[in-house]
RNA sequence: GCGGGCAUAGUUUAGUGGUAUGACACGUCCUUGCCAAGGAUGAGACGGGAGUUCAAUUCUCCCUGCCCGCA
Numbered sequence: 001g002c003g004g005g006c007a008u009a010g011u012u013u014a015g016u017g018g019u020a021u022g023a024c025a026c027g028u029c030c031u032u033g034c035c036a037a038g039g040a041u042g043a044g045a046c047g048g049g050a051g052u053u054c055a056a057u058u059c060u061c062c063c064u065g066c067c068c069g070c071a
Base pairs, nucleotide, nucleotide: 001070002069003068004067005066006065007064010024011023012022018054026042027041028040029039030038047063048062049061050060051059
């Protein structure tokens, strides 16, 4: 330099054109003499920009970062 893949919460992960799932972690409460474990509940996320569309996390393009291959 060329080609391909990936980017979702603090971490990990599912998802699909119609307001995003679960787990761990975190807050509150219950249980316990205390801790741990367990239960209930709550807050928290689609890398940035542009385009298509009534509607984009999803489709297209560019950028950024990471990974793989070729040279």
Predicted 3D model of a 71-nucleotide RNA (transfer RNA) from a Minisyncoccota bacterium. It was read from a public genome assembly. The organism belongs to Minisyncoccota, within Bacteria. It matches the Rfam family "tRNA". Rfam classes the family as a transfer RNA.